[in-house]
Source information:
Transfer RNA from a Minisyncoccia bacterium, 73 nucleotides, folded computationally. RNAcentral records the identical sequence in 3 taxa. The prediction has a mean pLDDT of 81.

């Protein structure tokens, strides 16, 4: 240059045929304990990488654009 794949919560990741986004750890608050850690409980925490289409509705599907990872030249 060309081709293929990732991009969702601090982190690793789920997310079924498009129908209002979860889970594990971590951190926060309580509870237990002289205190600390274990453990049990609650609650928070998201512009789904960006912008456009498309649809009565998009994280999903189409298109561009940026980051990474690979593979050919």
């Nucleotide at each position: 240059g060309g081709g293929a794949g990732a991009u969702u919560a601090g982190c690793u990741c789920a997310g079924u045929u498009g129908g209002u986004a979860g889970a594990g750890c971590a951190a926060u608050u309580c509870g237990u304990u002289u205190a600390c850690a274990c453990c049990g409980a609650a609650a928070a925490g998201g512009u789904c990488a960006g912008a456009g289409g498309u649809u009565c509705a998009a994280g999903u599907c189409c298109u561009c654009u940026a980051u990474c990872u690979c593979c050919c030249a």
Record summary:
Lineage of the source: Bacteria > Bacillati > Minisyncoccota > Minisyncoccia.